Predicted 3D model of a 75-nucleotide RNA (transfer RNA) from a Patescibacteria group bacterium. The sequence is in RNAcentral, with records from ENA. Lineage of the source: Bacteria > Bacteria candidate phyla. The coordinates come from a structure-prediction model, not an experiment, and the mean pLDDT is 80. Rfam family: tRNA. By type it is a transfer RNA.

RNA sequence: GCGGGUGUAGUACAGUGGUUAGUAUCUCUCCCUUCCAAGGAGAGGACGAGGGUUCGAAUCCCUUCACCCGCUCCA
Numbered sequence: 001g002c003g004g005g006u007g008u009a010g011u012a013c014a015g016u017g018g019u020u021a022g023u024a025u026c027u028c029u030c031c032c033u034u035c036c037a038a039g040g041a042g043a044g045g046a047c048g049a050g051g052g053u054u055c056g057a058a059u060c061c062c063u064u065c066a067c068c069c070g071c072u073c074c075a
Stems, first nucleotide, its partner, number of pairs: 001071007010025004018055001026044006048064005
């Protein structure tokens, strides 16, 4: 330099165009318990960035950033 993959709550993942972005875990509050743990209920927290297409984008397209993998060239 070229090609491919990944990027979504603090963490691990799901979501391949449609109305409120979900699961587990995490944090907080409450219930339960003599207390703790376990269990139950509720709340909080996220689409890497910019642009485009579309009535509508986490999802499709372009650019860019970060990480991973492979290939190649030069001195």